[in-house]
Context: one part of a larger RNA
RNA sequence: UGACGGGGGCCCGCACAAGCGGUGGAGCAUGUGGUUCAAUUCGAGGCAACGCGAAGAACCUUACCGGGGCUUGACAUUCUACUGCUAGCCGUCGAAAGGCGGUGUUCUCGAAAGGGACGGUAGAACAGGUGCUGCAUGGCUGUCGUCAGCUCGUGUCGUGAGAUGUUGGGUUAAGUCCCGCAACGAGCGCAACCCUUGCCCUUAGUUACCAGCGAGUAAAGUCGGGUUCUCUAGGGGGACCGCCGGCCUUCAAGCCGGAGGAAGGUGGGGAUGACGUCAAGUCCUCAUGGCCUUUAUGUCCCGGGCUACACACGUGCUACAAUGGUCUGUACAGUGGGUCGCGAAACCGCGAGGUGGAGCCAAUCCCAUAAAGCAGGCCUCAGUUCGGAUUGAAGUCUGCAACUCGACUUCAUGAAGUCGGAAUCGCUAGUAAUCGCGGAUCAGCAUGCCGCGGUGAAUACGUUCUCGGGCCUUGUACA
Numbered sequence: 001u002g003a004c005g006g007g008g009g010c011c012c013g014c015a016c017a018a019g020c021g022g023u024g025g026a027g028c029a030u031g032u033g034g035u036u037c038a039a040u041u042c043g044a045g046g047c048a049a050c051g052c053g054a055a056g057a058a059c060c061u062u063a064c065c066g067g068g069g070c071u072u073g074a075c076a077u078u079c080u081a082c083u084g085c086u087a088g089c090c091g092u093c094g095a096a097a098g099g100c101g102g103u104g105u106u107c108u109c110g111a112a113a114g115g116g117a118c119g120g121u122a123g124a125a126c127a128g129g130u131g132c133u134g135c136a137u138g139g140c141u142g143u144c145g146u147c148a149g150c151u152c153g154u155g156u157c158g159u160g161a162g163a164u165g166u167u168g169g170g171u172u173a174a175g176u177c178c179c180g181c182a183a184c185g186a187g188c189g190c191a192a193c194c195c196u197u198g199c200c201c202u203u204a205g206u207u208a209c210c211a212g213c214g215a216g217u218a219a220a221g222u223c224g225g226g227u228u229c230u231c232u233a234g235g236g237g238g239a240c241c242g243c244c245g246g247c248c249u250u251c252a253a254g255c256c257g258g259a260g261g262a263a264g265g266u267g268g269g270g271a272u273g274a275c276g277u278c279a280a281g282u283c284c285u286c287a288u289g290g291c292c293u294u295u296a297u298g299u300c301c302c303g304g305g306c307u308a309c310a311c312a313c314g315u316g317c318u319a320c321a322a323u324g325g326u327c328u329g330u331a332c333a334g335u336g337g338g339u340c341g342c343g344a345a346a347c348c349g350c351g352a353g354g355u356g357g358a359g360c361c362a363a364u365c366c367c368a369u370a371a372a373g374c375a376g377g378c379c380u381c382a383g384u385u386c387g388g389a390u391u392g393a394a395g396u397c398u399g400c401a402a403c404u405c406g407a408c409u410u411c412a413u414g415a416a417g418u419c420g421g422a423a424u425c426g427c428u429a430g431u432a433a434u435c436g437c438g439g440a441u442c443a444g445c446a447u448g449c450c451g452c453g454g455u456g457a458a459u460a461c462g463u464u465c466u467c468g469g470g471c472c473u474u475g476u477a478c479a
Stems, first nucleotide, its partner, number of pairs: 001479002003476003007473007015463002019427005026318008034309002042053002064304007073126001077125008088103006106117004128293002131291003137287002139282003142278001144276001149188006155164003168179003194270004199237007208227003213224003240264001243258005320420001324379007336367003341360002346355003386417001391412007433455007
């Protein structure tokens, strides 16, 4: 100087407390461990691994296993020799890869010879490796933590390591600002500048909108027309403790209350992550040193596996019902996506879906009926009209192909489960809870992920305690 303390002081955070809803019990989905297996590819491991890499394992993917093939190679560049075309098509063998046979006779420069492009064979350099080392590395990322810290120059003090500044008194979300002070300044962080949302003005008016005027209908911005409003997307204004009162030290930074205001004290949300820590993670994104491999640890193909199943754990979904289930009617969104695409009307089917093909490269058309809600009927507390697992049968769709191993539909079947031990998690407002909708990946496959809107709470006395963190101080046989 740090680190640590079941030392002290001050302070903060859904850290506790106050509340609301869960997990832990059940069934299923998914990841992991374990076990099994020819193989169940590999990585990730307290917080910070475990719906994680994987924004999509039937084949492919695929790295694993079994079998069948190839060896200058599936891929790159160069050279030498020989040769000619190729590609494609046909036959045949084969599970395919591929082998054999036939057919096919290209392009370009040149008058020709010949050369070039391209292919084949042989050979030589070399290719290749998701093989090892993340403790050789770059890059990227997690984490403490969006915590308020981390440092430097000059000066001063100290023999020196170092100290001072950065400590102290206030204050703040903040090393934020003020005052004081052997310090005076500065940098990286904080804040602001950026995006979005909330109010207003202005410009513009189609594909958006419809107040006034006219037309029109069973109904409808449907039509003429018009930008008033909504909206869209450009520009601008607006919030600064600016104003008033009080408090703090008479004067500061600031704090409390009030006015005005759409908004009030960083308005809400996002992006933004200091010096560093964990030899944290990644050699399987990529790049890369070294090592290893070279008729194999490379490469092509078929089939299987990654989907196994006495069990254990994590994360979720659905429930156990009446604030509910079911039937009928009826209302209101926003974000998005669409040409190898979205696919309307109409018709067929109980349905998944099929036929159909209008319109749309989309503020125009389509996906696309939002659901909870509201109104009415039935159910009357039961393992039930709760719950839907499991299983049987029949189908639909995608796709060469759904046996291993897809999703969905219909009929039948109707398991556990009556609110969950110890323990444990999230959340402070348009939040939790609850309800549906969209998207990426994607032929098909979503309870996951990323977004969107609808309905919409309870509680916070407070900082004694638990956890994590910041500053000062103290002890130490630790570095």